[in-house]
RNA sequence: UCAUCGAGACCGGUUGAGGGAAAGGCCCUUUGACGCCGGGGCAACCUGUUGCGUGUAGCAGCGCUUCAAGGUGCCAACUCCUGCGGCGAGCGAGCGAUCGCCCGCCGGGAGAUGA
Numbered sequence: 001u002c003a004u005c006g007a008g009a010c011c012g013g014u015u016g017a018g019g020g021a022a023a024g025g026c027c028c029u030u031u032g033a034c035g036c037c038g039g040g041g042c043a044a045c046c047u048g049u050u051g052c053g054u055g056u057a058g059c060a061g062c063g064c065u066u067c068a069a070g071g072u073g074c075c076a077a078c079u080c081c082u083g084c085g086g087c088g089a090g091c092g093a094g095c096g097a098u099c100g101c102c103c104g105c106c107g108g109g110a111g112a113u114g115a
Stems, first nucleotide, its partner, number of pairs: 001115005010039005018028003023082003040075003045071003048067001051064004079110001084107005090101004
């Protein structure tokens, strides 16, 4: 920089109090967290494989597809939720401009993973 992020996938051993990135929420956790080790699994980003199309003089290249051997990644909760901006529905306060709460959608920010 680009792509993706509402799907999917857990057992055993070890240790013993924290963990979910930070904050706020909410949640998981001594019915054993996080970590580490072993095994298992998910997925299909990259390499590789299959088939079709395209392309070429022929290769190469490109698109789709297939598999899951290799390289990563992942296996509570939508990236657990929110924050910033816009639009819309509802409720409340206010004479009103407007404000607050809440829900949904879009975008952004932050983050994660891959190349």
The RNA shown here (SAM riboswitch aptamer (S box leader)) has 115 nucleotides and comes from a marine sediment metagenome. The sequence is in RNAcentral, with records from MGnify.